[in-house]
RNA sequence: GCCCAGGUGGCGGAAUUGGUAGACGCGCUACCUUGAGGGGGUAGUCCUGGCAACGGGGUGGAAGUUCAAGUCUUCUCCUGGGCA
Numbered sequence: 001g002c003c004c005a006g007g008u009g010g011c012g013g014a015a016u017u018g019g020u021a022g023a024c025g026c027g028c029u030a031c032c033u034u035g036a037g038g039g040g041g042u043a044g045u046c047c048u049g050g051c052a053a054c055g056g057g058g059u060g061g062a063a064g065u066u067c068a069a070g071u072c073u074u075c076u077c078c079u080g081g082g083c084a
Base pairs, nucleotide, nucleotide: 001083002082003081004080005079006078007077010026011025012024019067027045028044029043030042031041032040033039046057047056048055049054060076061075062074063073064072
């Protein structure tokens, strides 16, 4: 230099043919259980404004297509692999 795969909450990792982003698991927080710890159970857990109802933002970055983009197209950054 060329080719391929990937980048999504704190972490791993889903999302069907483009149609509610974050299922599921881990971790964490509160409470219950215990003498205590471990284990188990219940609830919560992307960010932000709000007392609440509810609103706004969010898939590495920037543009494009579309009624609608994590998903398709282009450029770009980063990670891994292959070829030379």
This is a predicted structure of an 84-nucleotide RNA (transfer RNA) from a Candidatus Peregrinibacteria bacterium.
Rfam family: tRNA. Rfam links the family to the GO term triplet codon-amino acid adaptor activity. Rfam classes the family as a transfer RNA. Rfam describes the family as follows. Transfer RNA (tRNA) molecules are approximately 80 nucleotides in length.
The organism belongs to Candidatus Peregrinibacteriota, within Bacteria.
It was read from a public genome assembly.